The RNA shown here (c-di-GMP-I riboswitch aptamer) has 89 nucleotides and comes from a Clostridia bacterium.
Its Rfam family is "c-di-GMP-I riboswitch aptamer". Gene Ontology term of the family: cyclic-di-GMP binding.
The sequence was found by an Rfam model in a public genome assembly.
Taxonomically the source falls in Clostridia (Bacteria, Bacillati, Bacillota).
Of the family's consensus pairs, 95% are formed in the model.

C1' cells in the first nucleotide's frame, strides 16, 4: 500500500416522529429522538434509478382540470471518485 471486517475497544453517524422553520412541491436546515439501523449512513449529484412538476408548451374546460418534461430533490437507492478509525485472523 491493497482487499477483507469479528460475540473487540475508542468513538461517530442518525431513520421514522413531534416541534419551528425554508420551498410550489419533492424534499431542506435546526432542536428532541433512535431504526430491518449503518463499517463509511463521511463528502461529491459524475453514470443510472427514483420523487417532485413551479415556470413552459400542448389539451380541453367553465373558473379550473388533464398530459408532457427538470433547471429541482434524493449519496441512508445502486455504481462511480475522493477522504478516513480499530484490531483478532
Nucleotide at each position: 500500500u491493497g482487499g477483507g471486517g469479528a460475540a473487540a475497544a475508542a468513538g461517530g453517524c442518525a431513520a421514522a416522529g413531534u416541534c419551528a422553520u425554508c420551498g410550489a412541491a419533492a424534499g431542506g436546515u435546526g432542536a428532541c429522538g433512535a431504526c430491518u439501523g449503518c463499517a463509511a449512513a463521511g463528502c461529491u449529484a459524475u453514470g443510472g434509478g427514483u420523487c417532485u412538476a413551479a415556470a413552459a408548451c400542448u389539451c380541453c374546460u367553465c373558473u379550473a382540470g388533464a398530459g408532457u418534461c427538470a433547471u429541482g430533490a434524493u449519496c441512508g437507492c445502486c455504481a462511480a471518485g475522493c477522504u478516513g478509525c480499530c484490531a483478532g485472523g